[in-house]
Molecule: c-di-GMP-I riboswitch aptamer
Organism: uncultured Planctomycetota bacterium
RNA sequence: GAGCGACAAGGGCAAACCCACGGCGACGUGGGGACGCAAAGCCAGAGGGCCCACGGGGAGACCCGGGGGCAGCCUAGCUGCCGAA
Numbered sequence: 001g002a003g004c005g006a007c008a009a010g011g012g013c014a015a016a017c018c019c020a021c022g023g024c025g026a027c028g029u030g031g032g033g034a035c036g037c038a039a040a041g042c043c044a045g046a047g048g049g050c051c052c053a054c055g056g057g058g059a060g061a062c063c064c065g066g067g068g069g070c071a072g073c074c075u076a077g078c079u080g081c082c083g084a085a
Base pairs, nucleotide, nucleotide: 004083005082012037013036017032018031019030020029021028022027035072041078042077046075047074048073049070050069051068052067054065055064056063057062
C1' cells in the first nucleotide's frame, strides 16, 4: 500500500413507531426511540430500480413527457476511523 473485518478498543450513525414543523405528495428537518449498519460518510448532473404529483395517451393493465423524492434497493465513483486472524 492492497485486501479483509474480530463477542477487540474508543467512538459514530439510527429503521419502525410517537411528537412538532415544512411539503399537494413521495418525503424532509428537529426531538424522543433503536431494527439494524464497517462506510447507514458524500454523490440522484454515472447507470439501473422504486416512489410522488402534474400533463398527454389508453377500455384497462400500463405507457410517454418534463419535474420531484429515496444513498437504510443494487452497481460504479469520491473520501475516511481502528487493527486480531